[in-house]
Molecule: THF (Tetrahydrofolate) riboswitch aptamer
RNA sequence: AGAAGAGUAAAGAUACGGGCGUAAAGUGCUUGCGGGACGGGGAGUUGUCCGCAGGACGAAAAGCAUCAGCUUGCGGUUCGCAUCUUGCAUCCCGCUUCA
Numbered sequence: 001a002g003a004a005g006a007g008u009a010a011a012g013a014u015a016c017g018g019g020c021g022u023a024a025a026g027u028g029c030u031u032g033c034g035g036g037a038c039g040g041g042g043a044g045u046u047g048u049c050c051g052c053a054g055g056a057c058g059a060a061a062a063g064c065a066u067c068a069g070c071u072u073g074c075g076g077u078u079c080g081c082a083u084c085u086u087g088c089a090u091c092c093c094g095c096u097u098c099a
Stems, first nucleotide, its partner, number of pairs: 002098004010086005016080004020075003029055008040093004061072004
């Protein structure tokens, strides 16, 4: 020099628990600007996440109580936790095994 392999951040699904909304915020889509993260090290996207400002679309309430709420629902709702699944865009180096 060669061959094979391991490992991250994170994302998704499900269960449980705590919230928020139901007087419509949030989620999802989209434009602009700014920023972050992306196996142990370096680089890093037209991918990804977050923030801000806009645009289009747009919903499931019912009962009890009595003006303080409670319960059951609903929302591609949010956070935490557990399990499972996926998982370096890509490039270089490193690590393990074989030879």